[in-house]
Context: one part of a larger RNA
Molecule: small-subunit ribosomal RNA, 3' major domain
Organism: uncultured prokaryote
C1' cells in the first nucleotide's frame, strides 16, 4: 500500500420492498449433459457455456465414421526434357470417383535469307525444391471479443512531507448522473474517463413539389386524385437554419455550487433512444474468420468420390413456442401501421383446384409496379362450464412445392384421428412508461426449411412507503496470525 472482515459511516443499482406478467407441473420446438454408436465433427462450463460459434446439417456444406480412389498432388513458385493453343464428344468397366480405348482440333509473339528458327500460353511424362494439414499447443503470440460496468474511477508533471516502502495532490464541507460543481486546504497544474461534439425522435421556420399531396376550378365514373391542373394545406422525401441554456420568477442555500416550486413553451432541468466501454481484471473466449513462434504428419493427419452420420434415445438441465378457455372458441362482414425486400427477383388481374398450389403474365431496376391480407380491436350470430364447438399431440390415408434426390432426414396442404393439460412444489427470472403485457408485419441467411435472431409498427396498464434486509458496486474510516 493493497486485499479481506457475519467491523463502523454516507450513497447507489428493478438489489429488496410495492405491483404486472412469466419459468419450475403438460406437449413441442430448440440447445446441452448422459448413454449409445462405425461415426453420432470440433469448440463453448457460475455470473460472463447451454435457440452459443451456426444470419439456416437431404447432397453440398462437413471438419467426423466404413467403403473406393490418387501420391509434385484439388489449387501455387521454380527446375531441366518432350509436345505445342483450346473446346469438347463417344465406347467400355465403375456407386462415382476413376481406369482403358477411340474421334475432334492447331492460339499468340518476334526474327527472318520465306526453307524456317526462337519465345509464351497451355499439354504431358518426370525429378528435386515443394505444397498440403478445420492436426497439437489460447498457458507462447498477434487481431478481434466477453466481464466486473456506462461503474467513476485510474494516473501523471513540478513543488512538498517521510530514512523508506509511500503519501499529498484524488482527503474535508456541501452538492451532482458522474474526481460534476463550489468552498476550504502543502498543494498548483495537467492526462485518460465524465460531460459535451455524433446519429434519431418531438415542434417551428425557409428551399424544393415528382412517382407523393389536393383547398379552390373543370372534366369524368357506380366509386376513387381517376386526368386537366394547382403550389395552398397536409404529409413527406433532403439540405439549411430556429429552439433549452437553470435563460426568466419565487423559496431555500454559505453571498457559492445547486436543490425545490411556478411561468412560458412542442419539449424543462442529462427532454426519450442509440453510438460511444479509461488504466486494469479473469494465464476469461478464440490457433474451427484471419495471421502467427514452437511441435507434430508428408502413399498420410494430405487429397477426390458416393454413401452414412452430425438428426440416435431410458434419462437429466437450459432457453423457448402452444396451451389448459367465457376478458374464451367458432362463423360471417367491417377499419386502421410502420418499416423493410424485389431482374438468377418481386409478381396484380384473370382461369382452375376444398386447400397447399398451379396456369398464365400486365407492371416495376421501385414514394410509380409488386410481395400486401396487418393482426389484436368492432358488429352481428353460435357455443353455456363440459377435458367441451377448450386442447391441439400423436398417428393413418391423398395431395402439393423446392430440389439431380426429400427412405434416413425438409417445408406446407386436406380428410380423418383427437393424447398430455382444469393455472403448475422448493425455488427462481424480466420489467418503472409508450415500459411490462398483448397483437400482428418485415428482413438477414436462403434452392427448399425458425416456435430462433434482428428491425417494424398496432393496443396498451399496475407499482415505487422507503433503504430494514438479501446482491453487486462506490467513497472515508477501522482491525488483521493474509500478500
Nucleotide at each position: 500500500u493493497g486485499a479481506c472482515g457475519g467491523g463502523g459511516g454516507c450513497c447507489c443499482g428493478c438489489a429488496c420492498a410495492a405491483g404486472c406478467g412469466g419459468u419450475g407441473g403438460a406437449g413441442c420446438a430448440u440447445g446441452u449433459g448422459g448413454u449409445u454408436u462405425a461415426a453420432u465433427u470440433c469448440g463453448a462450463c457460475g455470473c460472463a457455456a447451454c435457440g452459443c460459434g451456426a444470419a439456416g446439417a437431404a447432397c453440398c456444406u462437413u471438419a467426423c465414421c466404413g467403403g473406393g480412389g490418387u501420391u509434385u498432388g484439388a489449387a501455387a513458385u521454380a527446375u531441366g526434357c518432350c509436345g505445342g493453343c483450346u473446346c469438347g464428344c463417344c465406347c467400355u468397366g465403375g456407386a462415382a470417383a476413376c481406369a482403358g480405348g477411340g474421334c475432334u482440333u492447331u492460339a499468340u509473339c518476334c526474327c527472318u535469307u520465306c526453307g524456317g528458327g526462337g519465345a509464351u500460353a497451355c499439354g504431358g511424362a518426370u525429378u528435386c525444391a515443394c505444397a498440403g494439414g478445420u492436426g497439437c499447443u489460447g498457458c507462447a503470440u498477434g487481431g478481434c471479443u466477453g466481464u466486473c460496468g456506462u461503474c467513476a474511477g485510474c494516473u501523471c508533471g513540478u513543488g512538498u512531507c517521510g530514512u523508506g516502502a509511500g503519501g499529498u495532490g484524488u482527503u474535508g464541507g456541501g452538492u451532482u448522473a458522474a474526481g460534476u460543481c463550489c468552498c476550504g486546504c502543502a498543494a498548483c497544474g495537467a492526462g485518460c474517463g465524465c460531460a459535451a461534439c455524433c446519429c434519431u425522435u418531438a415542434u417551428c421556420c425557409u428551399u424544393a413539389g415528382u412517382u407523393g399531396c389536393c383547398a379552390g376550378c373543370g372534366c369524368g365514373u357506380a366509386a376513387u386524385g381517376g386526368c386537366g391542373g394547382g403550389a395552398a394545406c397536409u404529409u413527406u422525401a433532403a439540405a439549411g437554419g430556429a429552439g433549452a441554456c437553470u435563460g426568466c420568477c419565487g423559496g431555500u442555500g454559505u453571498u457559492a455550487a445547486g436543490c425545490c416550486g411556478g411561468a412560458g413553451g412542442a419539449a424543462g432541468g442529462u427532454g426519450g433512444g442509440g453510438a460511444u466501454g479509461a488504466c486494469g481484471u479473469c494465464a476469461a473466449g478464440u490457433c474451427c474468420u484471419c495471421a502467427u513462434g514452437g511441435c507434430c504428419c508428408u502413399u498420410a493427419u494430405a487429397u477426390c468420390c458416393a454413401g452414412g452420420g452430425c438428426u440416435a434415445c431410458a434419462c437429466a438441465c437450459g432457453u423457448g413456442c402452444u396451451a389448459c378457455a367465457a376478458u374464451g372458441g367458432u362463423g360471417a362482414c367491417u377499419a386502421c401501421a410502420a418499416a423493410g425486400a424485389g431482374u438468377c427477383g418481386c409478381a396484380a388481374g384473370a382461369u382452375c383446384g376444398u386447400g397447399a398450389g398451379a396456369u398464365g403474365g400486365a407492371g416495376c431496376u421501385a414514394a410509380u409496379c409488386u410481395c400486401a391480407a396487418a393482426a389484436a380491436a368492432g358488429u352481428c350470430a353460435u357455443c353455456u362450464c363440459a377435458g367441451u364447438u377448450c386442447g391441439g399431440a400423436u398417428u393413418g390415408c391423398a395431395g402439393u412445392c423446392u430440389g439431380c434426390a426429400a427412405c434416413u432426414c425438409g417445408g406446407c396442404u386436406g380428410c380423418a384421428u383427437g393424447a398430455a393439460g382444469u393455472u403448475g412444489g422448493a425455488a427462481u427470472c424480466g420489467c418503472u412508461a409508450g415500459u411490462a403485457a398483448u397483437c400482428g408485419u418485415a428482413g438477414a441467411u436462403c434452392a427448399g426449411c425458425g416456435u430462433g435472431c434482428u428491425a417494424c409498427g398496432g393496443u396498451g396498464a399496475a407499482u415505487a412507503c422507503g433503504u430494514u434486509c438479501c446482491c453487486g458496486g462506490g467513497c472515508c474510516u477501522u482491525g488483521u496470525a493474509c500478500a